Predicted 3D model of a 329-nucleotide part of an RNA (large-subunit ribosomal RNA, domain IV) from an uncultured archaeon.
The RNAcentral record of the full RNA draws on SILVA.
Rfam family: Archaeal large subunit ribosomal RNA.

[in-house]
Context: one part of a larger RNA
RNA sequence: UCUAGUUAAGGGAAUUCGGCAAAAUAGCCCCGUGGCUUAGGUACAAGGGGUCCCUGCGCUCGUGACGCAAGUUGCGAGUACAGGGUGCAAUUACAAGGGGGGUCCGACUGUUUAACAAAAACGCAGCUUUCCGCAAAUCCGUAAGGACAAGUAUGGGAGGCGACAUCUGCCCAGUGCCAGUACUUUAAACUCCUUUUCAAGGGAGCUAAGAGCUGGUAAACGGCGGGGGUAACUAUAACUCUCUUAAGGUAGCGAAAUGCCUUGCCGUUUGAUUGACGGCCUGCAUGAAUGGUGUAACGAGAUCCCCACUGUCCCUAGCUAGAAUCCUC
Numbered sequence: 001u002c003u004a005g006u007u008a009a010g011g012g013a014a015u016u017c018g019g020c021a022a023a024a025u026a027g028c029c030c031c032g033u034g035g036c037u038u039a040g041g042u043a044c045a046a047g048g049g050g051u052c053c054c055u056g057c058g059c060u061c062g063u064g065a066c067g068c069a070a071g072u073u074g075c076g077a078g079u080a081c082a083g084g085g086u087g088c089a090a091u092u093a094c095a096a097g098g099g100g101g102g103u104c105c106g107a108c109u110g111u112u113u114a115a116c117a118a119a120a121a122c123g124c125a126g127c128u129u130u131c132c133g134c135a136a137a138u139c140c141g142u143a144a145g146g147a148c149a150a151g152u153a154u155g156g157g158a159g160g161c162g163a164c165a166u167c168u169g170c171c172c173a174g175u176g177c178c179a180g181u182a183c184u185u186u187a188a189a190c191u192c193c194u195u196u197u198c199a200a201g202g203g204a205g206c207u208a209a210g211a212g213c214u215g216g217u218a219a220a221c222g223g224c225g226g227g228g229g230u231a232a233c234u235a236u237a238a239c240u241c242u243c244u245u246a247a248g249g250u251a252g253c254g255a256a257a258u259g260c261c262u263u264g265c266c267g268u269u270u271g272a273u274u275g276a277c278g279g280c281c282u283g284c285a286u287g288a289a290u291g292g293u294g295u296a297a298c299g300a301g302a303u304c305c306c307c308a309c310u311g312u313c314c315c316u317a318g319c320u321a322g323a324a325u326c327c328u329c
Base pairs, nucleotide, nucleotide: 001323002322003321004320005319006318007317008316010314011313014312019309027051028050029049030048031047035042036041038163052085053084054083055082056081058079059078060077061076062075063074064073065072066071086090098307099306100305101304102303103302104301105299106298110122111121126161127160128159129158130157131156132155138147139146140145164294165293166292167291169224170223171222174221175220176217177216178215179214180213183212184211185210190205191204192203193202194201225243226242227241228240229239252286253283264280265279266278267277268276269275
């Protein structure tokens, strides 16, 4: 000096990206328990008291003796109350929750990157779209054959969203999918014609799917405007004009895990806050199953605050064990 422990007066997060690490809490019994809530919970919420030994007394239960019974009594197990005793300290060691509040995300228990990531990722119950009537749809295989399935639409395959509550707006022009199609286009084959004949070639007719054409479909892929004017302070614009689109973003939410400008503005919190929370809306570039908005419970998730607690720090020091180096032997 390091490693692993341990102890520190006063202060108590001033440390730090951040209470990381450590400390504190802890079992059991009794009292007590706000707010929220899906009324189940949250919950051991929080917070407070007790805990060892002796004696007395009451109660409950088991079992024995006496007794006809009522009852009396012995022993044991447990328990309430009271008095007393010892120590600084009685779950004395070991073992054994720190707590509370706000916000975000994900409903939850669960799963995952064996060996840098455990999560907000995956899954999930549930919602929804689509295909499929069984010699099915889908998948594996060149095939025979096989899986689904010794199943049969309350079933199976494929996709999306992801408990619950409340909702899920407008657009079918593009791309896709589905349906229709009198008509148009159209290959080979076939029929007919043809350069005198044959071959090759040329022409005409007929014609499938597809395409054109006509419709539908967004919990299909996706998309959801600009400019000017206007109210008796100003400001703003319910109103209006115009260009334009397939339609011009509805309800919600909003400086957000999304906001460039930005440390936006206001309020609360602090002595002081690029933080947090609550509002506002001027949304660079929110927005409705690519789901929107809420949400009790849950979380080794993210973030902010408070109480308790502490060598994290002010500010270092002592001790125990081990290691390295140096000195001596």